This is a predicted structure of a 76-nucleotide RNA (transfer RNA) from a Gemmatimonadota bacterium. Model confidence (mean pLDDT): 83 of 100.
[in-house]
Order: sequence, then C1' cells, then structure tokens
RNA sequence: UGCCCCUUAGCUCAACUGGCAGAGCGUCUGACUCUGGAUCAGAAGGUUCCUGGUUCGAUCCCAGGAGGGGCAACCA
Repeated sequence: UGCCCCUUAGCUCAACUGGCAGAGCGUCUGACUCUGGAUCAGAAGGUUCCUGGUUCGAUCCCAGGAGGGGCAACCA
C1' cells in the first nucleotide's frame, strides 16, 4: 500500500437477505429456604460503530470514515 472478514443489551452471539430488534449468561425484584446457594417467576437494559445516500420502510442495500482481525506486497 492492496484485498477480504467482523462491529447488534454489561459479556457471548442470533435476527430467514428490506417489514414491531431477540436468546443464553450476568444484573435487579419476588417466590422457595432458618440464612445463603441452587431452582422457579418477573423486570430493567439498544443512537444495531459513525456520517451521508437509496426506499413508503434499512441491523440488512450503496458511498465515505473509525476500530479490530486475516492474507498479500514493500523495507530490512
């Protein structure tokens, strides 16, 4: 320097290729228990990396940028 992949809840990851953003773990509350753990029930938690574009409608498509990873090239 070029090419490819990834970025979604606190963490790990889904979301059928455009039509109400979800799960597990964790956190909080309650039940159970003498208490705690385990178990069960419920709740909170999101600018889907950023800026634009296309569209009635974008996590998904297009352009540019940021961060991370891989391959190649270059220098030695």
Its Rfam family is "tRNA". Rfam links the family to the GO term triplet codon-amino acid adaptor activity. Lineage of the source: Bacteria > Pseudomonadati > Gemmatimonadota.